[in-house]
Small-subunit ribosomal RNA, 5' domain from Mesorhizobium ciceri, 537 nucleotides, folded computationally. Its Rfam family is "Bacterial small subunit ribosomal RNA".

Context: one part of a larger RNA
RNA sequence: CAUGGGGGCGGCAGGCCUAACACAUGCAAGUCGAGCGGAAACGGCAGCAUUGAAGCUUCGGUGGAUUUGCUGGACGUCGAGCGGCGGACGGGUGAGUAACGGCUGGGAACCUGCCCUGACGCGGGGGAUAACCGUUGGAAACGACGGCUAAUACCGCAUAAUGUCUUCGGACCAAAGGUGGCCUCUACAUGUAAGCUAUCGCGUUGGGAUGGGCCCAGUUAGGAUUAGCUAGUUGGUAAGGUAAUGGCUUACCAAGGCGACGAUCCUUAGCUGGUUUGAGAGGAUGAUCAGCCACACUGGGACUGAGACACGGCCCAGACUCCUACGGGAGGCAGCAGUGGGGAAUAUUGCACAAUGGGGGAGACCCUGAUGCAGCCAUGCCGCGUGUGUGAAGAAGGCCUUCGGGUUGUAAAGCACUUUCAGCAGUGAGGAAGGUGGUGUACUUAAUAAGUGCAUGGCUUGACGUUAGCUGCAGAAGAAGCACCGGCUAACUCCGUGCCAGCAGCCGCGGUAAUACGGAGGGUGCGAGCGUUAAUC
Numbered sequence: 001c002a003u004g005g006g007g008g009c010g011g012c013a014g015g016c017c018u019a020a021c022a023c024a025u026g027c028a029a030g031u032c033g034a035g036c037g038g039a040a041a042c043g044g045c046a047g048c049a050u051u052g053a054a055g056c057u058u059c060g061g062u063g064g065a066u067u068u069g070c071u072g073g074a075c076g077u078c079g080a081g082c083g084g085c086g087g088a089c090g091g092g093u094g095a096g097u098a099a100c101g102g103c104u105g106g107g108a109a110c111c112u113g114c115c116c117u118g119a120c121g122c123g124g125g126g127g128a129u130a131a132c133c134g135u136u137g138g139a140a141a142c143g144a145c146g147g148c149u150a151a152u153a154c155c156g157c158a159u160a161a162u163g164u165c166u167u168c169g170g171a172c173c174a175a176a177g178g179u180g181g182c183c184u185c186u187a188c189a190u191g192u193a194a195g196c197u198a199u200c201g202c203g204u205u206g207g208g209a210u211g212g213g214c215c216c217a218g219u220u221a222g223g224a225u226u227a228g229c230u231a232g233u234u235g236g237u238a239a240g241g242u243a244a245u246g247g248c249u250u251a252c253c254a255a256g257g258c259g260a261c262g263a264u265c266c267u268u269a270g271c272u273g274g275u276u277u278g279a280g281a282g283g284a285u286g287a288u289c290a291g292c293c294a295c296a297c298u299g300g301g302a303c304u305g306a307g308a309c310a311c312g313g314c315c316c317a318g319a320c321u322c323c324u325a326c327g328g329g330a331g332g333c334a335g336c337a338g339u340g341g342g343g344a345a346u347a348u349u350g351c352a353c354a355a356u357g358g359g360g361g362a363g364a365c366c367c368u369g370a371u372g373c374a375g376c377c378a379u380g381c382c383g384c385g386u387g388u389g390u391g392a393a394g395a396a397g398g399c400c401u402u403c404g405g406g407u408u409g410u411a412a413a414g415c416a417c418u419u420u421c422a423g424c425a426g427u428g429a430g431g432a433a434g435g436u437g438g439u440g441u442a443c444u445u446a447a448u449a450a451g452u453g454c455a456u457g458g459c460u461u462g463a464c465g466u467u468a469g470c471u472g473c474a475g476a477a478g479a480a481g482c483a484c485c486g487g488c489u490a491a492c493u494c495c496g497u498g499c500c501a502g503c504a505g506c507c508g509c510g511g512u513a514a515u516a517c518g519g520a521g522g523g524u525g526c527g528a529g530c531g532u533u534a535a536u537c
Base pairs, nucleotide, nucleotide: 002532003531004530008384009383010382011381012380013379014377015376016342021340022339023338025337026336027335030085031084032083035082036081038078039077042076043075045072046071047070048069049068055062056061092295093294094293101220102219103218104217105216106215107214110212111211115208116207117206118205119204120203121202122201123157125155126154132147133146134145135144136143137142163172164171165170177200178199179198180197181196182195186193187192188191221267222266223265228258229257230256233255234254235253236252237251238250239249240248270292271291272290273289274285275284276283277282297318298317299316300315301314320331321330322329323328348374350373351372352371356370357368358367359366360365387417388416389415390414397408398407399406400405421478423473424472425471426470427469431464434460435459436458438456439455440454441453442452443451481526482525483524484523485522486507487506488505492521493520494519495518496517502509503508
């Protein structure tokens, strides 16, 4: 672990070992409007139209709260779209893999987005395309054609070394802007930008850090009832390819290479730190946690990208499931829950992003079944409780008896106390670091804007949570079982049964006095557990 009987509380852990079997449903990867054109939704504001309350009224009106509609992207914000970054992390599983893996120790021919640090640069142009509009195909999924438009999307030109190539003459290669603030300089002459400034970014390049790719040695199961294996095979030359070495690939040449120090083949298996057992040596094992590897319905393939040959991306084939208007389409829980099935057997279709961490963002913030918590299960370990003291008439009852008594047994009752835990009521930390808008000051600057740092005081952020802890209230009140008692092995008598019924780990008990079967009383051992079974040392 499972299972049988029984079962009070808490803390900390653990929880599909079987079918890598099939999966309904929901969620698990988004984010940025401070890159862009925009405006489907909501709000606010403005304009126009509409409705027209209170009040006033000469009853004609006035008045304008309010209702509805349209327009407007200057605003908050934002569906869809273009674009950027992230979907290669995090999470799962162990099918495959006996070596292209793991572990330990070395090595040289490499790459590395974001991050840190240094140097230099960010000039001038162009053509498209989604969205949108129109027409149109299709049952749908999804398209087709025509027209318009933007960018940190795309493409030239310029510039060009400390970069790349080089025959050392030379040749070649880049970029993108956004946001906040201001008027010192220039222009219009109001406060605005072509200007200044701060900040975030962009391009080239050197170094670093981190991460990764590759090579070598040793080591890492069983079988010889597997003895020979190998043709890109082993090496060389040249070329291709790669970020990079290399038969990695190709052409040519040579005929090598591995093997009883176990090649090849077969079977089994993820490996390790560790875990467990043992005095140790050693054996067994690889759940949880951590590192590495492999896989993502099955098989194959590449694209994009710094990084994948990509679990919730793409294409092809296959099996299966679903939709269909029969033409054609959609899907992949070995993510978290959950369902069926298999099985001796393993949980909730929970809460929250408050913390830690991750992605995006200038930030506020958004997302996060990672994570933090809660729920279920004594599955394990640990702690606590189920009362304490007193109490001999050794009560009653039970059991035994030699009928005298013994034992259950201070056990109970009674008396006197206590109140842990559970219950009820109250109080109440820590997990909170930050965030935000003020004030002062320093830096930057033309500047007292803005921004950043520091100080100060204000507001504010907790899923857990009825938190932990503490205080009060009530009352012994709500809380003990399981196995065993022939020997091994602690613990004994009576009744029933009569080789029957049964017990049993081994030896063995039972055929009429059974301490061994069944019951009872008593006892022994453990105790919210106790037995049994299985595996291992």